[in-house]
This record gives sequence, structure tokens and C1' cells, in this order.
RNA sequence: GGCUCCGUAGCUCAAUGGAAGAGCAGUUGACUCUUAAUCAAUUGGUUGCAGGUUCGAGUCCUGCCGGAGUCA
Repeated sequence: GGCUCCGUAGCUCAAUGGAAGAGCAGUUGACUCUUAAUCAAUUGGUUGCAGGUUCGAGUCCUGCCGGAGUCA
């Protein structure tokens, strides 16, 4: 340098072009002598960046950035 894949909540990951979610973590409460465990509620998002297509984009297209793999 060419090609392929990945980038979404603090972490691990979902989401058929039609209202961005789950688990864990965090916070609050219940329970408990206390802690842990358990149960209930709840906070948290510029979907890597910039454009394009579309009535509508996390999703499709282009460029860039970062990571992994592969070929030379």
C1' cells in the first nucleotide's frame, strides 16, 4: 500500500429504512443486627467524525479517523 471485518450507555452486546434496547455496573428503596446476596424502582446515548440518498438513516452510499485480520 491492496482487501475483509468492527466502532451503539461506564463495560459486554442487541436493534427488518419507521419512537435507540438488554445484561452487568451506578443511584434510590425494601429485606438484614450489619455487610453480602435477593427483590422493586430508577439515572445514563452527538449510534467514531463529516457529507450524500430518503417523507424518514444506528441501518443504504462516499470520504476520513481508530482497531483487528489477511495479502504483498

Predicted 3D model of a 72-nucleotide RNA (transfer RNA) from a Chloroflexota bacterium.
Its Rfam family is "tRNA". Gene Ontology term of the family: triplet codon-amino acid adaptor activity. By type it is a transfer RNA.
It was read from a public genome assembly.
The coordinates come from a structure-prediction model, not an experiment, and the mean pLDDT is 81.